[in-house]
RNA sequence: AAACCUCUUCAGGGCAGGGUGAAAUUCCCUACUGGCGGUAUACUCCGCGAACCUUCGGGCCGAACCGGUGCAACUCCGGUAGCAACAGUUAAAGUCUGGAUGAAAGAAGAACUUU
Numbered sequence: 001a002a003a004c005c006u007c008u009u010c011a012g013g014g015c016a017g018g019g020u021g022a023a024a025u026u027c028c029c030u031a032c033u034g035g036c037g038g039u040a041u042a043c044u045c046c047g048c049g050a051a052c053c054u055u056c057g058g059g060c061c062g063a064a065c066c067g068g069u070g071c072a073a074c075u076c077c078g079g080u081a082g083c084a085a086c087a088g089u090u091a092a093a094g095u096c097u098g099g100a101u102g103a104a105a106g107a108a109g110a111a112c113u114u115u
Stems, first nucleotide, its partner, number of pairs: 001115003006110005017029003031095002033084002035048004043082002052059002064080005086098003
């Protein structure tokens, strides 16, 4: 250093301000947020996880274009758009409450054995 196996720790963010109303952080204006791996740095590419369903094999699984720089960017810079599980609620939720002090993609580390 690599392989194998066991274990430990960590591992999701966000409605400020205003309008209507009996009632809305749920509607409207505006604001704000973006898990993990890959790749020129990604909420929108490719893949994975979570949620939901399951005969436990798996299924399901949202949304982007234009211009610029560059060897290289659907990732950077500029512009304009779009998307976001389930249950609950005095009124419809990406942002409130709840399952969840959970689980997990994965990240880091330790011990054993072998090469």
A computed fold for a 115-nucleotide RNA, annotated as FMN riboswitch aptamer (RFN element). Rfam family: FMN riboswitch aptamer (RFN element). Its family is annotated with FMN binding in the Gene Ontology. Model confidence (mean pLDDT): 86 of 100.